This is a predicted structure of a 74-nucleotide RNA (transfer RNA) from a Planctomycetaceae bacterium. The source organism's lineage runs through Bacteria, Planctomycetota, Planctomycetia, Planctomycetales and Planctomycetaceae. Rfam family: tRNA. Rfam classes the family as a transfer RNA. RNAcentral holds the sequence, with entries from ENA. The coordinates come from a structure-prediction model, not an experiment, and the mean pLDDT is 81.
[in-house]
């Protein structure tokens, strides 16, 4: 060099044909329960969805240029 794919909470991932709040599992924090720890019930905090432009009344979603990280030719 040339093709592809991923990037969304601290982890690992949903997210429908672009629309009305950006969610789940774990995991953190508070409290019930125990002598105590665990398990369990309740609650509850954490995101400007990798960054920068475009398109659109509207972008996590489409386009393009850049990073990272992976796969595969040469």
């Nucleotide at each position: 060099g040339g093709g592809c794919g991923a990037c969304u909470a601290g982890c690992u991932c949903a997210g429908u044909u672009g629309g009305u709040u950006a969610g789940a599992g774990c995991g953190c924090c508070g409290u019930c329960u125990u002598c105590a720890c665990a398990c369990g019930g309740c609650g509850g905090a954490g995101g400007u969805c990798u960054g920068c432009a475009g398109u659109u009344c509207g972008a996590g979603u489409c386009u393009g240029c850049a990073g990272u990280c992976g796969c595969c030719c040469a």